[in-house]
This record gives sequence, structure tokens and C1' cells, in this order.
RNA sequence: CGCCGUUGACCGGGGUGCCCGUGCGCACGUCCGCGCACGCGCUGAGAUCAGACCCGUCGAACCUGAACCGGCUCAUACCGGCGUAGGGAGUCAACCAUGCCCAACA
Repeated sequence: CGCCGUUGACCGGGGUGCCCGUGCGCACGUCCGCGCACGCGCUGAGAUCAGACCCGUCGAACCUGAACCGGCUCAUACCGGCGUAGGGAGUCAACCAUGCCCAACA
């Protein structure tokens, strides 16, 4: 000097679902519903107070296809496929070798 990596600063990207209960509103008028708020529970890093969490090209964070297909579940979740698919948000600094350069000494 400095790859990979780690950390920090600043900047940027992203998601927020499902079951049940109660209340309200809407729809229906044979039955079957939809939305919002609150409560309880589930999965998860995160399920809106967010000054959190995750992710930033070595990019499945997240979006599209997708109201997708198969398994499983009350449902979400989960597993497999789609998927070598199409998109997707970064700079700087510090540390750093078994590598490279220079100098001194033996």
C1' cells in the first nucleotide's frame, strides 16, 4: 500500500400479515359477506408509533409475475416449485495478510 472481512459515519431501499372475540359502519334480504377500531393469540429480525428492524450490487431485504402451481394449515405461517425469471437501494473512513513496495540492521 492493502484483497476478503469487520466496525463506524453519512446516505439510500423495504415490509407490516393471519386466526378468534367485541363494537361500529356498509352490503345482502334464502344462505354465504366486506371495511374500520379495540382486545387476545400465532409466525417472524420486524406485524406502525418507526429515534425500531431488515437490506444496499458478492444485492431472495423487498417488488413483479401472483387473486400463481403442488403439499400442509381453520387461516396466515411453513415446505417444494416458479427461480440461472424480470426488477431492486452506496459512498467515505478506520482496522486488517500468508500478498506487494521501500528503508535500516544482522
The RNA shown here (TPP riboswitch aptamer (THI element)) has 106 nucleotides and comes from a Gemmatimonadota bacterium. The prediction has a mean pLDDT of 78. Rfam family: TPP riboswitch aptamer (THI element). Gene Ontology term of the family: thiamine pyrophosphate binding.